[in-house]
RNA sequence: AGAGUUUGAUCCUGGCUCAGAUUGAACGCUGGCGGUAUGCUUAAUACAUGCAAGUCGAACGGUAACAGGCCUUAUAAGGUGCUGACGAGUGGCGAACGGGUGAGUAACACAUAGGAAUCUACCCUAUAGUGGGGAACAACAUGGGGAAACUCAAGCUAAUACCACAUAAUUCCAAAAUGGAAAAAGAGGGCGCCUGCUUUAGCAGGCUCUCGCUAUAGGAGGGGCCUAUGUCGGAUUAGCUAGUUGGUGGGAUAAUAGCCUACCAAGGCAACAAUCCGUAGCUGGUUUUAGAGGAUGAACAGCCACACUGGGACUGAGACACGGCCCAGACUCCUACGGGAGGCAGCAGUAAGGAAUAUUGGACAAUGGGCGAAAGCCUGAUCCAGCAAUGUCGCGUGUGUGAAGAAGGCCUGCGGGUUGUAAAGCACUUUCAGUUGGGAAGAAAAACAAGAGUUUAAUAUUCUUUUGUGUUGACAUUACCAACAGAAGAAGCACCGGCUAACUCUGUGCCAGCAGCCGCGGUAAUACAGAGGGUGCAAGCGUUAAUCGGAAUUAUUGGGCGUAAAGGGUGCGUAGGCGGUAAAGUUAGUCGGAUGUGAAAGCCCAAGGCUUAACUUUGGAAUUGCAUUCGAUACUACUGAGCUAGAGUAUAGUAGAGGAAAGCGGAAUUUCUAGUGUAGCGGUGAAAUGCGUAGAUAUUAGGAGGAACACCGGUGGCGAAGGCGGCUUUCUGGACUGAUACUGACGCUGAGGCACGAAAGCGUGGGGAGCGAACAGGAUUAGAUACCCUGGUAGUCCACGCCCUAAACGAUGAGAAUUAGAAGUUGGGGGAAUUUUAAUCCUUUAGUAUCAUAGCUAACGCACUAAGUUCUCCGCCUGGGGAGUACGACCGCAAGGUUAAAACUCAAAUGAAUUGACGGGGGCCCGCACAAGCGGUGGAGCAUGUGGUUUAAUUCGAUGCAACGCGAAGAACCUUACCUGGCCUUGACAUCCUCGGAAUUCCACAGAAAUGAGGAAGUGCCCUUGGGAACCGAGAGACAGGUGCUGCAUGGCUGUCGUCAGCUCGUGUCGUGAGAUGUUGGGUUAAGUCCCGCAACGAGCGCAACCCUUAUCCCUAGUUGCCAGCGAUUUGGUCGGGAACUCUAGGGAGACUGCCGGUGACAAACCGACGGAAGGUGAGGAUGAUGUCAAGUCAUCAUGGCCCUUACGGCCAGGGCUACACACGUGCUACAAUGGGUAGCACAAAGGGUUGCCAACCUGCGAAGGGGAGCAAAUCCCAUAAAACUACUCGUAGUUCGGAUUGGAGUCUGCAACUCGACUCCAUGAAGUUGGAAUCGCUAGUAAUCACGAAUCAGAAUGUCGUGGUGAAUACGUUCCCGGGCCUUGUACACACCGCCCGUCACACCAUGGAAGUGGGUUGUACCAGAAGUGGGUAGUCUAACUUUCGGGAGGACGCUUACCACGGUAUGGUCCAUGACUGGGGUGAAGUCGUAACAAGGUA
Repeated sequence: AGAGUUUGAUCCUGGCUCAGAUUGAACGCUGGCGGUAUGCUUAAUACAUGCAAGUCGAACGGUAACAGGCCUUAUAAGGUGCUGACGAGUGGCGAACGGGUGAGUAACACAUAGGAAUCUACCCUAUAGUGGGGAACAACAUGGGGAAACUCAAGCUAAUACCACAUAAUUCCAAAAUGGAAAAAGAGGGCGCCUGCUUUAGCAGGCUCUCGCUAUAGGAGGGGCCUAUGUCGGAUUAGCUAGUUGGUGGGAUAAUAGCCUACCAAGGCAACAAUCCGUAGCUGGUUUUAGAGGAUGAACAGCCACACUGGGACUGAGACACGGCCCAGACUCCUACGGGAGGCAGCAGUAAGGAAUAUUGGACAAUGGGCGAAAGCCUGAUCCAGCAAUGUCGCGUGUGUGAAGAAGGCCUGCGGGUUGUAAAGCACUUUCAGUUGGGAAGAAAAACAAGAGUUUAAUAUUCUUUUGUGUUGACAUUACCAACAGAAGAAGCACCGGCUAACUCUGUGCCAGCAGCCGCGGUAAUACAGAGGGUGCAAGCGUUAAUCGGAAUUAUUGGGCGUAAAGGGUGCGUAGGCGGUAAAGUUAGUCGGAUGUGAAAGCCCAAGGCUUAACUUUGGAAUUGCAUUCGAUACUACUGAGCUAGAGUAUAGUAGAGGAAAGCGGAAUUUCUAGUGUAGCGGUGAAAUGCGUAGAUAUUAGGAGGAACACCGGUGGCGAAGGCGGCUUUCUGGACUGAUACUGACGCUGAGGCACGAAAGCGUGGGGAGCGAACAGGAUUAGAUACCCUGGUAGUCCACGCCCUAAACGAUGAGAAUUAGAAGUUGGGGGAAUUUUAAUCCUUUAGUAUCAUAGCUAACGCACUAAGUUCUCCGCCUGGGGAGUACGACCGCAAGGUUAAAACUCAAAUGAAUUGACGGGGGCCCGCACAAGCGGUGGAGCAUGUGGUUUAAUUCGAUGCAACGCGAAGAACCUUACCUGGCCUUGACAUCCUCGGAAUUCCACAGAAAUGAGGAAGUGCCCUUGGGAACCGAGAGACAGGUGCUGCAUGGCUGUCGUCAGCUCGUGUCGUGAGAUGUUGGGUUAAGUCCCGCAACGAGCGCAACCCUUAUCCCUAGUUGCCAGCGAUUUGGUCGGGAACUCUAGGGAGACUGCCGGUGACAAACCGACGGAAGGUGAGGAUGAUGUCAAGUCAUCAUGGCCCUUACGGCCAGGGCUACACACGUGCUACAAUGGGUAGCACAAAGGGUUGCCAACCUGCGAAGGGGAGCAAAUCCCAUAAAACUACUCGUAGUUCGGAUUGGAGUCUGCAACUCGACUCCAUGAAGUUGGAAUCGCUAGUAAUCACGAAUCAGAAUGUCGUGGUGAAUACGUUCCCGGGCCUUGUACACACCGCCCGUCACACCAUGGAAGUGGGUUGUACCAGAAGUGGGUAGUCUAACUUUCGGGAGGACGCUUACCACGGUAUGGUCCAUGACUGGGGUGAAGUCGUAACAAGGUA
């Protein structure tokens, strides 16, 4: 730091997803050790049991228990507080700390920085004091009640408990004062001079030390209060507030204050978000991040709040109190039913909840806390241990050597590779764990002894201090060290298609499954499952959940808004924001310095301590902040006073469909009246409905009425936008221009707000010609609730009032400044020349269109009218769908508008551009594509192929063009793959091994044959004498074999578009890129053929040419071919001969737009002519670019994988492929006279032939048979070509046409013609009289027609491939059909129009809205009620301290009452949640139904 994913590909926009870090985690698999940290995130749910706050006898009365002493007693036992100590009690201090939790709280709760009107026990410092009295109450003992908890009565008693009094430096209150008010407690140790009591002893006074107590002041530390700033979401919460805001008096508090109360005033808060709703403890920090930010607030630390729920106060320095009290409520427990008890959000632990979180442990040894003078006691704080891989850090599970690269596994191309130096083996080591032994630190104190100092009258005592002695360890079997033994006890998890490091085999077969995203799986899965191997991390590894990051995907740093989401429809204007120019002042912002603070911990840095690290100690830095203060004054701000360039006013003009109202005008449509006139009019693609003989349409004249304003008219004008168009008048807004004068920043923008706002629509009243939703009819259509036609109501028009939305668009907010040009036009101004008008030119300004530089943009494009460069202000956007929808609110008469979500669902949706393909888009061009012609097919019979059907089998494949006389150039057996039956199992065929035999030939038996069982003949070749080569038989196993499957695993071959003119590349250039250019354009061609032009220049595969055949000529060569001339002749080129001709087969020539004329651009080329055998590629053939169709073929062949292996292999016989209601394709023969028949007679070419062609001659009507010459072929044979031509006949008929079918008789081939061959003869003589819709071929030696030959082949062509003979017609032309090429255009298509895609309906599922209601939470208002408590009142009862005149009084308590108030209740609202028959739309689903709305002109843009 990025990556994957939208597309055929590209760039952008934009979402989703991933890689990282982290966690109080959980789950799965696995698990050796130690250090260190952490461990109920859920039910602030309920809790059994134990413990968590006591201590002080040096405050007190004392002595229940224990120990000791003493006394009594024979023992038992009793007595004695005398001592150590001490239960319970009085009293003091503590219990308000420590520990837990995060429910509540959006707040002075917290954080930061400040402030003044305050309190503070213990502690420190200072000053002063500590006098003298009094009255009680517990404990205790006695009596009583109660189940218990507990409690009542009367009695005794102490104090550092309680109460007056005295004193008052000081303090407080009042301040006018010699005014008033307020304290105290003693205890312990020592001394023994003196005094009192007393029997020594001792007590008291006294002295002294220490601790305490009181008052005051100060401090420290700790609280309380106030202020500024900061602190989540929602405006679908916009108004809230009566103690409310302020004042005065009073009260209350430690203290300020509406904190409370009475009265007075009517304020206070709020768009800088009050109020309300939801959520939440806050912070240091933690986590992430480059940072800014975001998320978070476990552990540790600071603050707050809470302690079963709610309320309340008491005590106290401090609480409205976790382990205190009272009351109410819920719950639990005890009960004798009368009453009582309780509060783990302390530590353990239990139940429950949950994915999930530990021991009912040890110790006060250390640190700290409480009490105490201290020893000490208490301490679930704390320190330790236990459990848990929960995190983090460290260590180990061995090290070296070891190739026969072992075995085994896996793979394999069978050679090997890999696991792999890995193992084994050999040599070594022993960390950790284990056993044994040793063994720190954490401990310093206290205490005791001695000494010094302090205090003191004192050598006591106390305190401080030095030295010495010496006690204290939960952890702990500690850390650590040593010894011993042995590689011994110690490796897993995830992943391996891309992202993302890591690949193969097997199984499975859209199944099972995987998946974070894209996506894998339908028989060769690196994606599922297993295995081998590999990669990553490692005592862990993965998954899930969550946060940040990546995400510049909320953009302050750091985004956008023409078309991707996004500019408000437009203006005016409030708040707000921003604001021209020159000085002056202030210093708020701003900048700099200093000071204070920013707790510690943490982060960072440096050192140190544990063997290292984590961890920890010390120091530093940092803490970006806030506050105070000093300084600077450029900018902003503020203050006052100026300026004129912004803005505005005055004045003179200009243009204009700017607005409103009134009036006027002509053309046209319609209608009415009248005339003329007669049969149609109208309408359409074509029609019909409609109108018309009751007189239409047409035409003439006149009248009526409404609406709109032709020409001018223009990317012309005006207006803020919507919008505005005949003419005139009135009223009125704005703009522009010129010149001067004036004001002096008066400006820009503009949340809310106000106004305007097309069309349609609504209300009331008019009006209504034309047009015209709805509606009716006619057509069209499968349907046609449409498009078309005929009618036609609302409406369109006017007045007034609403509605308030549009693709309200330049899809572009307003304002300002600035930045090359060119040229058009509208309105002004200035200038120049010609002669005024007019016109022309130059210039300036305000508008309005076009092109274009820089720049910008994803591109398209924009470009002084910016989408460039900047500034100010406003509005808006954040993936697609759901949805501009629901709910709520506001507006509206309604229709509806504005504001505006969520659940759920998808991995895309979108923009621009590119290449194709396509279009019922366009242009150009070609082709037997159409047209013009000729002949066919489709009808008949037959042949042949296919489908279908049938069958034991009718083997298989081909199946739009491009399957169907196709594979098959030839099925009776064979072929043959199919069926039935009979047989074989190393096999019919290949290689290897062993044994035997040469090979081979013949005979005969059974059987349908295959086969089986016999007999006979025969002994070869080489040789190193072992044997070997070929062949045959037998045996065992490796293997053979398969026309079995997959042409969608493949090679090869082939078809097709198409013999169409195309398809590409290199370099360069353009473009961010896909790509473009070249290859497009102008001509031309059969052609991307050639020329010209051109950011292209060249090249390749195609085209053409080169090749073959054919047409002319020449040369060479003449046998088997030829014969002009000569001779011979049997009259046959037969012979001699000839080499001329034909011909043969070799070589050449020839044709190239060469020449001429014209056209064209001076080109390419085209047209015409010349010559020529041939003329514009002369004709024909071979030749098939890049690619397309998963086209065809696994059955030609080859081949991966799968399958069969006594069978899916092999052999044999017979059957089948030849079936037959039917349908289709391709052909043959015909339907006749351009013909049939009979007779005569002429002319080919190209082929084939030894398993062959077969002559002459003979026989047969004939097929053929006999015969045997010749020929391995220019020699011989097949082999007479036929049509044509010449005659005769037939005379339009189912015929002298046609020949199917059938009967009979034969021939030939062949082992064999029954199924199932061809041919011959005789006889028979079917359909058929030119063929519907439709459709095929052909442009010249072609069509048509005629015969000949060949391949295959024993035989079997109407098929196929060739050959020649005769030999036409027509083409105006490119509108249309089909196919193709090029350019262009649109596209939502790219599997590419056989595409894509929309909506209803039906079914299933999901979330959601409405809904009569129902249930619950929360809250407002009004009222009732009123526990405990506090405050107030008090006429009732009681009353120790003080006082008294002795009666009482003061004071207090109880009771009663009152104010406030919790729970609770009644009534009525708000709001939220859940649920609800039925219902609305939405989303998602397999290949459902109906249509075809959109994308192309999508067929009505």